[in-house]
RNA sequence: GGUCGCAUAGUUCAGUUGGUUAGAACGUUCGAUUCACAUUCGAAAGGUCCCUGGUUCGAGUCCAGGUGCGACCA
Numbered sequence: 001g002g003u004c005g006c007a008u009a010g011u012u013c014a015g016u017u018g019g020u021u022a023g024a025a026c027g028u029u030c031g032a033u034u035c036a037c038a039u040u041c042g043a044a045a046g047g048u049c050c051c052u053g054g055u056u057c058g059a060g061u062c063c064a065g066g067u068g069c070g071a072c073c074a
Base pairs, nucleotide, nucleotide: 001073002072003071004070005069006068007067010026011025012024013023019057028044029043030042031041032040050066051065052064053063054062
């Protein structure tokens, strides 16, 4: 230098050929249980879906560019 892949909650990840509320597990906080802790159970908080633009009635999803990370080729 070229090709390809990935980027969604604090962490690890799902998200159905564009649609009705953006989700799970772990973690955090609160409550129940216990003398207390752990376990278990219930609830809650937590999101500019990497950034900018485009297409569309409608974008996490499609397109273009950029940024970061990774793999391969040279």
Molecule: transfer RNA
Organism: Candidatus Moraniibacteriota bacterium